A computed fold for a 117-nucleotide RNA from a soil metagenome, annotated as SAM riboswitch aptamer (S box leader).
The sequence is in RNAcentral, with records from MGnify.
Its mean pLDDT, the model's own confidence on a scale to 100, is 77.
[in-house]
RNA sequence: AUCAAGAGGGGUGGAGGGAUUGGCCCAAUGAAACCCCGCCAACCAUCCAGGUCGUCAGCGACGGCGGCCAGGAAACGGUGGCAAUUCCAUCAGGCUCCAAGAGACGGCCUGGGAGAU
Numbered sequence: 001a002u003c004a005a006g007a008g009g010g011g012u013g014g015a016g017g018g019a020u021u022g023g024c025c026c027a028a029u030g031a032a033a034c035c036c037c038g039c040c041a042a043c044c045a046u047c048c049a050g051g052u053c054g055u056c057a058g059c060g061a062c063g064g065c066g067g068c069c070a071g072g073a074a075a076c077g078g079u080g081g082c083a084a085u086u087c088c089a090u091c092a093g094g095c096u097c098c099a100a101g102a103g104a105c106g107g108c109c110u111g112g113g114a115g116a117u
Stems, first nucleotide, its partner, number of pairs: 001117003008037005016026003021089003038082003042079003046073003050069007086114001091111006
């Protein structure tokens, strides 16, 4: 910084898994993990072209080197990923529903914390 998109099949394996807590899901029509091939495309790297700052050379233009910003391409490289919005909520605040009014429950929105890359 991003997280509402995207992405399979086979083998081994045998009971668990979705981070935690509470739900709710997935799972013997076989979990986790490991292996093979495949796919997705987020970060770094690569390529293309651009802007800006500094510096070097130069009459000047184009140019060289370094830093920063942003766009496109490919997927060859290094990681990552391939159920459900980071599955939802948890902490705080706001709006809304019922109702004479208020509260609670419920619904919606925003921020924070945590997590993942």